This is a predicted complex of two RNAs, RNase P RNA and transfer RNA, with 463 nucleotides together.
Rfam match: Bacterial RNase P class A. By type it is a ribozyme.
The coordinates come from a structure-prediction model, not an experiment, and the mean pLDDT is 77.
[in-house]
RNA sequence: CGAGUCGGCCAGGUUAUCGCGGCGUCGCUAGUGCACUUGGUUGCAUCUUGCGUGUCGAGGAAAGUCCGGGCUCCACAGGACAGGACGCCAGGUAACGCCUGGGGGGCGUGAGCCCACGGAAAGUGCAGCAGAGAGUAGACCGCCUAAGCAGAUGUUCACGCCUUCGGGUUGGAGCAAUUGCCGGUAAGGGUGAAAGGGUGCGGUAAGAGCGCACCGCGUCGGUGGCAACACUCGACGGCAUGGUAAACCCCGUCUGGAGCAAGACCGAAUAGGGGAACAAUGGUGUGUGUCCGCGCUGUUCCCGGGUAGGUCGCUGGAAAACAGUGGUGACGCUGUUUCAAGAUGAAUGAUAGCCCACGACAGAACCCGGCUUAUGGCCGACUCAUUUU
RNA sequence: CGGGGUAUGGCGCAGUCUGGUAGCGCAUCUGCUUUGGGAGCAGAGGGUCGUAGGUUCGAAUCCUGCUGCCCCGA
Numbered sequence: 001c002g003a004g005u006c007g008g009c010c011a012g013g014u015u016a017u018c019g020c021g022g023c024g025u026c027g028c029u030a031g032u033g034c035a036c037u038u039g040g041u042u043g044c045a046u047c048u049u050g051c052g053u054g055u056c057g058a059g060g061a062a063a064g065u066c067c068g069g070g071c072u073c074c075a076c077a078g079g080a081c082a083g084g085a086c087g088c089c090a091g092g093u094a095a096c097g098c099c100u101g102g103g104g105g106g107c108g109u110g111a112g113c114c115c116a117c118g119g120a121a122a123g124u125g126c127a128g129c130a131g132a133g134a135g136u137a138g139a140c141c142g143c144c145u146a147a148g149c150a151g152a153u154g155u156u157c158a159c160g161c162c163u164u165c166g167g168g169u170u171g172g173a174g175c176a177a178u179u180g181c182c183g184g185u186a187a188g189g190g191u192g193a194a195a196g197g198g199u200g201c202g203g204u205a206a207g208a209g210c211g212c213a214c215c216g217c218g219u220c221g222g223u224g225g226c227a228a229c230a231c232u233c234g235a236c237g238g239c240a241u242g243g244u245a246a247a248c249c250c251c252g253u254c255u256g257g258a259g260c261a262a263g264a265c266c267g268a269a270u271a272g273g274g275g276a277a278c279a280a281u282g283g284u285g286u287g288u289g290u291c292c293g294c295g296c297u298g299u300u301c302c303c304g305g306g307u308a309g310g311u312c313g314c315u316g317g318a319a320a321a322c323a324g325u326g327g328u329g330a331c332g333c334u335g336u337u338u339c340a341a342g343a344u345g346a347a348u349g350a351u352a353g354c355c356c357a358c359g360a361c362a363g364a365a366c367c368c369g370g371c372u373u374a375u376g377g378c379c380g381a382c383u384c385a386u387u388u389u
Numbered sequence: 390c391g392g393g394g395u396a397u398g399g400c401g402c403a404g405u406c407u408g409g410u411a412g413c414g415c416a417u418c419u420g421c422u423u424u425g426g427g428a429g430c431a432g433a434g435g436g437u438c439g440u441a442g443g444u445u446c447g448a449a450u451c452c453u454g455c456u457g458c459c460c461c462g463a
Stems, first nucleotide, its partner, number of pairs: 002384009012355007020057005026052003030048001031046005059361001063372002066370005071259004083255005088102005103117001104115004118250002123248002125244002140189002142185003148181004153176005160169003197215006216239001217237005222231003263312004273303006282297006319338008356359001390462007399415004409446001417433005439455005
């Protein structure tokens, strides 16, 4: 100097003017109530309106709403099934699918990074094309012909027949090499992502865990570790158990539902509901008509429910900072200090000056712990490569 | 605040559940036909399957994160 890995920090600063939202043992003004007073004024209270003043006023992600909890309401005798989520081990935590440490596997020269990492000897399913065969394996090429069957050839043997006595010949049996059939073979070739342990020696007709040695694998034991797991440990097993569960499924653990527009309180006007009293024995409907019965209808008062609206929930909390302390760490414990938005058409902005690294992503709406995503800059530690000394 | 669907050639849609070669119609281009055009016939081209990863031998399809659009409820 180049390429990279990990961790931490900051999130423009400052001054002036104007503007916006919340709050206050603040001031003034107006209002209301009480006291005093003939009245006016004045005093006190209230904190309702306005103004002034003081103080505070977005984030590391406020985002996505993907997990977990607090809080609230509903439901609920207990348990199970179904459904959903999660899945190496130990720990942290209010809890988690998060975090820390460890084990195993993978990637990278390395610093380091990544892993949905239970079960495929419970069962079911799936694997196009190619290929002989794709899961109770398989014979296309190649290799073999030991055993069995058949054909022709050579040779030997015994018998039969013919004979010119030299020999010839059908059939039979044995042997040798050979051909074919039936077969054997998973060593080699070839196909494929994947072909049912690997290498070597023996063995065999050729081969094959068929046998043996080593490696791998499995089971049991031993040792170390809380455990996952590990081992240059021992014995046994010739190898059984190919892949896929982000296919169904099995095993284990967790899991009631909804969400602050949750929910609680106060509560008009109008309309409607219930009750009482009063008035009139009136009007009207119905039972065909009358008597009579039933219902509706008036005024006043009271009661309760809902709506509009208002108040609370609302921000002091698994809180933050600092110090000490336990722990490898996540984190816990103790002490001190601090209070840091709370709106409800919804505030946090605008202009000007100066400075610098010239300012990215982006705006709270009940609150926390995480994850994921977006994004500017600074610092530190470390790795690799090159060059120079 | 809570829930659901969808994204595939230029346009409109299949295929996703049950993984293996992405297909249909219109449009475009070429040729034939016609005096010429249209229509018709024959043929051709055109696809990061929204995006980034993962599982798998293999992903449009299965899983996860993100993005855009649409819809529903309080």